[in-house]
Context: one part of a larger RNA
Molecule: large-subunit ribosomal RNA, domain I
Organism: Bacteroidales bacterium
RNA sequence: AGCGAACGGAGGAUGCCUAGGCUAUCCGGAGGCGAUGAAAGACGUGGUAAGCUGCGAAAAGGCUCGGGGAUCUGCAAACAGGAAUUGAUCCGAGCAUGUCUGAAUGGGGCAACCCACUUGGUUGAAGACCAAGUACCACCGUGAGGUGGGGCGAACCCGGGGAACUGAAACAUCUUAGUACCCGGAGGAAAAGAAAGAAAAGUCGAUACCCUGAGUAGUGGCGAGCGAAAGGGGCAGAGCCUAAACCGGCGUGUUUACGGACAUGUCGGGGUUGUAGGAGUCUCUACAAAGUUUCACUAAUGAACCAGAACGCUGUGGAAACAGUGACCGCAGAGGGUGACAGUCCCGUACGGGUAAGUUGAGUGAGACGCUGAGACCACCUGAGUAGGGCGGGGCACGAGGAAUCCUGUCUGAAUCCGCGGGGACCAUCCCGCAAGGCUAAACACUCCCGGAAGACCGAUAGUGGACCAGUACCGUGAGGGAAAGGUGGAAAGCACCCCGAACAGGGGAGUGAAAUAGAACCUGAAACCGUUCGUUU
Numbered sequence: 001a002g003c004g005a006a007c008g009g010a011g012g013a014u015g016c017c018u019a020g021g022c023u024a025u026c027c028g029g030a031g032g033c034g035a036u037g038a039a040a041g042a043c044g045u046g047g048u049a050a051g052c053u054g055c056g057a058a059a060a061g062g063c064u065c066g067g068g069g070a071u072c073u074g075c076a077a078a079c080a081g082g083a084a085u086u087g088a089u090c091c092g093a094g095c096a097u098g099u100c101u102g103a104a105u106g107g108g109g110c111a112a113c114c115c116a117c118u119u120g121g122u123u124g125a126a127g128a129c130c131a132a133g134u135a136c137c138a139c140c141g142u143g144a145g146g147u148g149g150g151g152c153g154a155a156c157c158c159g160g161g162g163a164a165c166u167g168a169a170a171c172a173u174c175u176u177a178g179u180a181c182c183c184g185g186a187g188g189a190a191a192a193g194a195a196a197g198a199a200a201a202g203u204c205g206a207u208a209c210c211c212u213g214a215g216u217a218g219u220g221g222c223g224a225g226c227g228a229a230a231g232g233g234g235c236a237g238a239g240c241c242u243a244a245a246c247c248g249g250c251g252u253g254u255u256u257a258c259g260g261a262c263a264u265g266u267c268g269g270g271g272u273u274g275u276a277g278g279a280g281u282c283u284c285u286a287c288a289a290a291g292u293u294u295c296a297c298u299a300a301u302g303a304a305c306c307a308g309a310a311c312g313c314u315g316u317g318g319a320a321a322c323a324g325u326g327a328c329c330g331c332a333g334a335g336g337g338u339g340a341c342a343g344u345c346c347c348g349u350a351c352g353g354g355u356a357a358g359u360u361g362a363g364u365g366a367g368a369c370g371c372u373g374a375g376a377c378c379a380c381c382u383g384a385g386u387a388g389g390g391c392g393g394g395g396c397a398c399g400a401g402g403a404a405u406c407c408u409g410u411c412u413g414a415a416u417c418c419g420c421g422g423g424g425a426c427c428a429u430c431c432c433g434c435a436a437g438g439c440u441a442a443a444c445a446c447u448c449c450c451g452g453a454a455g456a457c458c459g460a461u462a463g464u465g466g467a468c469c470a471g472u473a474c475c476g477u478g479a480g481g482g483a484a485a486g487g488u489g490g491a492a493a494g495c496a497c498c499c500c501g502a503a504c505a506g507g508g509g510a511g512u513g514a515a516a517u518a519g520a521a522c523c524u525g526a527a528a529c530c531g532u533u534c535g536u537u538u
Stems, first nucleotide, its partner, number of pairs: 001537009015523001016487002020458002022455002025453005030447002032152002040101003043056003047079001051075002062095006071083003106115003116134007136149005156187001157185005167174001171221001197204002209234004218226002239439003242383001246269010274417001276382003280377005291369008299360003305353002311326005327344002329333001335347003388412007398424001419434005474481002494522001497509004
């Protein structure tokens, strides 16, 4: 030195565990917060107090009510001092306080700082202090002033803008895609929505969503690709209000023969449709029943919470829930904990109970709103720079095409119920509808957040980046990037005392413990790697 064995060091794999995660899993709730100052922070705040948590100069907290019933003074030990059956701590609801920054809003500013004004107060007085107010925009108002907005938030929704890589095996039309992204706006959903519809049965009857129709009809350098609709079956179901004609009130103006008339604005009544409807005039008939909404009561639901059956002995062991033995409960043998594996030890579980604010829809009562006829005559009304057209674009599955339908930048520009639009150029016949005003639940989308249930999901290089004081440490001028790091023991019983040592290092005894090769660098403790002793070979 090699090999082998034993025993160690080092290392932290593996096994077991779980405090944390994951789920395009389900059910329920909530779907917002904000000038009454949010989200997010800064700085404070404890007897001692660096961090986290809580809170705000009333500062780990104040007050009231409800629950609860013996301990409490957060994580977090110890010391000191206190509180509590006159009900603390704790849990729930409401109220108060709530520095400074931040939309930040008196002005400024390099956020958490600086400097004001007005009114009132403190003071002998003040340049000091205290309280309230003082931003901008929109709408309303003659004005003083009033009301609202602003910012934040995960996705979902609507609107205004709007790519490229890519595919076409290159590339330009096309595609990617109206996607990503930017901006505006809203709601718990949004949007759409009561036919100037679809159709071709003399049919249907608002909208959205799902299945189908169907990868069909089409469209397309007829390439790559794009890609309907009607109809059928489901889900849900709900319909309404105005403008105008006509009537009246009020304001303003013009005119007047002072009686009024006309014009215009505004408010009220009236009225709302296509087998047309309404207004006006006349005639006749009804006057009561169904609906919507607000409030009250009852009921249900709703926070903390209440109640909830049944086990002993022996053995082993550090410890009994194990084993043995004899019992019991079960509308409860879900689950978790307890010194090993517990229906009967603890928390719970099944079945029951309970109220505040609030919520819901059901019943009853009251108020309010709204609605409902027939005929004749008449020809007043029924949404105009609109419909339509030319040119240029866009959108429709449809790329200008035979291209309807929809939107409109520009130029034009009707009709008025004997009317007007549509039925995929266009025309006729026929059929369907009534534009140029508006509102509208439910069925369909999503999950930052709360509660419950679950998993042929993970188990610390996994599962969230994050089981741990993590969006931290650290890196970057910045946008941004972004870790590592879990486990003593049943219980700290966390090694008094002695010894070695320079030692608050480390170790040897002693002691604790079932175990200390469980000693905090702490469960198990693999391999690489490094040793000690012995054997063997050279």